Annotation: Transfer RNA from a Cytophagales bacterium, 73 nucleotides, folded computationally. NCBI's taxonomy places the organism under Bacteria, Pseudomonadati, Bacteroidota, Cytophagia, Cytophagales.
C1' cells in the first nucleotide's frame, strides 16, 4: 500500500428488508438439598461500531470512516 472476510447482550451466535432484535452460556433472585454442585422457575441485561444514503419501512442493501482477521506486494 492493495484485495477479501468481519463488527448484534459480559462471552459464543441467530435474525436472507416488515410491525416488541432472540437463543445458549455467564451473572442475579427464588426453588430444590443437611450443605454444595447439578436440576427447575423468574426477572434483568442492546445507542445492532460510527457517520451518511436508498426505502413507506434498514441488524439486513449502498458509500465513507474506525476496529479485528486472512492473503498479496
Nucleotide at each position: 500500500u492493495g484485495g477479501c472476510c468481519u463488527g448484534u447482550a459480559g462471552c459464543u451466535c441467530a435474525a436472507a428488508g416488515g410491525u416488541u432484535a432472540g437463543a445458549g452460556c455467564a451473572g442475579u433472585a427464588c426453588u430444590c438439598u443437611u450443605a454444595u454442585a447439578a436440576g427447575g422457575u423468574a426477572a434483568a441485561g442492546g445507542u445492532u461500531c460510527c457517520g451518511g444514503g436508498u426505502u413507506c419501512a434498514a441488524u439486513c442493501c449502498c458509500c465513507g470512516g474506525c476496529g479485528g482477521g486472512c492473503c498479496g506486494a
Its Rfam family is "tRNA". Rfam links the family to the GO term triplet codon-amino acid adaptor activity.